[in-house]
């Protein structure tokens, strides 16, 4: 210098947890009209039987709010832990 073998340090990669954030998902509120459903009472239509829109209640919900954060799912790094990965460096040995 080549070639093998073992060892470090730094980096990439990946797995896992934890920790933080975002969603779901659950739980609770939630619409004077402009959501939906039942619609007393009036009202319209009718000779009537009865039909029709429907206020208020009353139930149920949209967006949004709070709360939980067990669970699930996304991100994320000056985070532990590890891996027959991967690169560079680099130190010891052997062999030529």
């Nucleotide at each position: 210098g080549a070639c093998g073998a073992g060892g470090g340090a730094c980096c990439c990669c990946c797995g896992c947890a934890a920790u933080g954030g975002g969603g779901a998902c659950c739980u609770g509120c939630g619409a004077a009209c402009c959501u939906g459903g039942u619609c007393a009472g009036g009202g319209a239509c009718g000779a009537a039987a009865g039909u029709c829109a429907g206020c208020a209640g009353c139930c149920a919900u949209a967006a949004g709010c709070a709360g939980u954060c067990a669970u699930c799912u996304c991100c994320a790094g000056g985070u532990g832990c590890g891996g027959u990965g991967g690169g560079u460096c680099u130190c010891u040995c052997g062999u030529c």